[in-house]
Context: one part of a larger RNA
RNA sequence: CGUGGAAACUUGAAGAGGCCCUUCCUUAGUACGAGAGGACCGGGAAGGACGAAGCUCUAGUGUACCAACUGUCCCACCAGGGGCAUUGCUGGGUAGCUACCUUCGGUUUAGAUAAGCGCUGAAAGCAUAUAAGCGCGAAGCUGUCUCUAAGAUUAGGUUUCAUAGAUUGGUCAGAGAUUAUGACCUUGAUAGGCUCUAAGUGUAAGCACAGUAAUGUGUUCAGCUGAGGAGUACUAAUAAAUCAU
Repeated sequence: CGUGGAAACUUGAAGAGGCCCUUCCUUAGUACGAGAGGACCGGGAAGGACGAAGCUCUAGUGUACCAACUGUCCCACCAGGGGCAUUGCUGGGUAGCUACCUUCGGUUUAGAUAAGCGCUGAAAGCAUAUAAGCGCGAAGCUGUCUCUAAGAUUAGGUUUCAUAGAUUGGUCAGAGAUUAUGACCUUGAUAGGCUCUAAGUGUAAGCACAGUAAUGUGUUCAGCUGAGGAGUACUAAUAAAUCAU
């Protein structure tokens, strides 16, 4: 830009992917074979690699979370803190992200076939799977499964609308390089703040008591806390403009 405009839901021409492999048990030590050995077919159970999704479990990370510790400088000193030392080092760790973790997948058959194996059967009184005709037959092909998909210019279909709708702008995240996508914009819980809470750390400071003191005990499952959850308009999503019909 096109398919009359708009929104939502779709069909599927066509394309892409997948349809993988191993071991064990059983059938059965059967058929076969002198023996040694040792099946087809069928049934069942585990697993490998690969792929998809997810974070309930396990584990890792988690540089503005919590605690402990060392040196030094500072807050006049004590106590308590702050800065720097690889995030100073160490022990843990929510959300998110991740795999070593979890769940799931490769199924069912159908059709036409290849090599191959056949039926009937002449040319050629026989024979012959072939000349007419009719079958079986593969992890391969087509379909069944998953995904994309109407620029499929053959531009499809259905429903609703016609002062329809879309965009700019703003608050954002289940999204993200930008864009796009999605949520919301006061008729509002979109983000921040605040309150409560899950969860993490592990019992703060101050005070009191015991002890000469180091330290311990009580107040105290405390104090502190980023991303999780819920509530709450306190703050910011104002006002509007543009395009289109």
Predicted 3D model of a 245-nucleotide part of an RNA (large-subunit ribosomal RNA, domain VI) from a marine metagenome.